Small-subunit ribosomal RNA, 5' domain from an uncultured bacterium, 529 nucleotides, folded computationally.

Context: one part of a larger RNA
């Protein structure tokens, strides 16, 4: 100089950014992933409408009660999408983790674009419901009915995938592209307002992955020999895909003082602190990479998980229980215990920005925007300004009828009102999005009017009247180190970062005076340079 600080005296205001550094300890309570009726079948609920049948009663109106899927719509179910993003944590990781360069002629890649080609014929289930039933609950259990963009069968086959098989070029060794021919495999789902959303196949893009390798990457030698899938080949399996990743057989290799191997410590990198640099610490927000989700392990499902708020199995713990048996998983926001010098609100909005669905309208979203607490950090403003000596009263000091020193400081005159307080006026963030209705191109794009959508917020800001009116403390003052004197105390109470200071004239201890400094802050601790 500096901090994600703490602690002590203080303490007016705005604005930005920040806020569990310990116990990866436990966790009540609410929320933080839904959505889509323009895939289905249906009808618990809510609203309309129909029909019946009852009362008021005037033909006809009203109100009641049924019935009815008939419309709006929609719980709950089948299906699709998404849940692998987004958010949190830093416990394991000395490692192709992470940083930087190469490289796959050894991969993948939903959704999205772009181009070419096809969407033809059929079946058999199932859940929801209904009817039994078991269980205390959590959940099951059997019958029957039935739909589909669910499953599933043939068929077609641009292209494709294997085999065999003709040319040409190219290259980095297996080889790649492109091209003849033959044979085998291999696809679809309809929806509805009829005009557009969609389904399959395959190339090519984007975009996101995945793998290999060069070089980097902390600390011990009071750690020196490590290592049999071990190191490599041949042939197989397996994988999107290489590759002892796995196997069977062979061979004995591989690493290692240029530090193997084993312990200890630790998430990396952009960065961030300090330094004139060289270099040394550091890795909190932000932002990218990895790893993790109570602790170990396993897979499924998917384009992607071996998967925080998803299955299974084991443990440890907490809960319910009718004793037979279940539930749970905040390292998502809040918020509580405990731990500790320490760390905020069970707050509002989906209005912008950004995700997921949806044709759209919209729905959801503790992502995200905003508010709430905190001098914990930086930044601005502020606590007035001019004038005013008879240098006033006190206070303090002296060499004491006097004089110095607080001190122009103060009363006293005059001037402003930032702020305060009141009152009145008021935003931008929507240059956008949505409904209508029109116009142009020409078929879902653009333009014109009109209507509507702001939590924050009647804020931010502007004006007006009031009136110096509402705002100044801390630490030091022997030396270092800017600033001194009395008193009181007498190696005693006490200071102190170092040297030291105090035993009766203490400039270093405790008070007053007066100085220095630094200021909405100031000192102490801790911690790095």
């Nucleotide at each position: 100089g500096a901090u994600g600080a703490a602690c002590g005296c203080u303490a007016g205001c705005u604005a930005c950014a920040g806020g569990c550094u310990u116990a990866a300890c436990a966790c009540a309570u609410g929320c933080a992933a839904g959505u889509c009726g323009a895939g289905g079948g249906g009808c618990a609920g809510c609203a309309u409408g129909a029909u019946u049948a009852u009362u008021g009663c005037u033909u006809g109106c009203a109100a009641u009660a049924a019935u009815u899927g008939a419309u709006g719509g929609c719980g709950a179910c089948c299906g699709g999408c998404g849940c692998a993003c987004g958010g949190g944590u830093g416990a394991g990781u000395a490692u192709c983790g992470c940083g930087u360069a190469u490289c796959c002629a050894a991969c993948u890649u939903u959704c999205c674009c772009a181009u070419a080609a096809c969407u033809a014929g059929g079946g058999g289930a199932u859940a929801a419901u209904c009817c039994g039933u078991c269980g205390a609950a959590a959940g099951g259990c059997g019958g029957u009915c039935u739909a589909a963009u669910a499953c599933u069968c043939u068929a077609u086959g641009u292209u494709g995938u294997c085999u065999a098989u003709u040319u040409a070029u190219g290259g980095c060794c297996u080889c790649a592209u492109a091209u003849u021919u033959a044979g085998a495999c291999g696809a679809a789902a309809g929806a509805u307002u009829u005009a557009u959303c969609g389904g399959u196949u395959a190339u090519g893009g984007u975009u996101a992955g995945g793998g290999a390798u060069g070089c980097g990457u902390c600390c011990g030698a009071u750690u020196a020999g490590g290592u049999a899938g071990u190191a490599g080949g041949c042939g197989g399996g397996g994988u999107a895909a290489c590759a002892g990743c796995c196997c069977a057989c062979c061979u004995a290799g591989c690493c290692u003082a240029c530090g193997a191997u084993c312990g200890g410590u630790a998430g990396g990198g952009g960065u961030u602190c300090u330094g004139c640099g060289a270099g040394g610490a550091a890795g909190g927000u932000c932002c990218c990479c990895c790893a993790c989700a109570u602790u170990g392990g396993a897979a499924c499902u998917g384009a992607g998980a071996c998967a925080c708020g998803g299955u299974c199995c084991a443990a440890a713990c907490u809960c319910c229980u009718a004793c037979g048996g279940g539930a749970g998983g905040c390292a998502g926001c809040a918020g509580u215990g405990a731990g500790g010098a320490a760390u905020a609100u069970u707050g509002g909005u989906c209005a912008a920005u950004g995700g997921a669905c949806g044709a759209g309208a919209g729905u959801c979203u503790g992502a995200a925007c905003c508010a709430g607490c905190c001098a914990a950090g930086u930044a601005g403003c502020g606590u007035g300004c001019a004038g005013g000596a008879u240098g006033a009263c006190g206070g303090c000091c002296c060499u004491a009828u006097g004089g110095g020193u607080u001190g122009u400081a103060a009363a006293c005159u005059g001037c402003u009102u930032u702020u305060a307080u009141g009152c009145g006026g008021g935003a931008a963030u929507a240059a956008a999005g949505u409904g209508a209705u029109u116009u142009a191109c020409g078929u879902g794009u653009a333009u014109a009017u009109c209507a509507u959508u702001g939590c924050a917020u009647g804020u931010a800001c502007c004006g007006c009247a009031u009136g110096a009116a509402u705002a100044a403390g801390g630490a030091c003052c022997g030396g270092c180190u800017a600033a001194u004197u009395c008193c009181g105390u007498g190696c005693c109470a006490g200071c102190a970062g170092c040297c030291g200071c105090g035993g009766u004239a203490a400039u270093a201890c405790g008070g007053a005076a007066g100085g220095u400094u630094c200021g909405g802050g100031c000192g102490u601790u801790a911690u790095c340079c």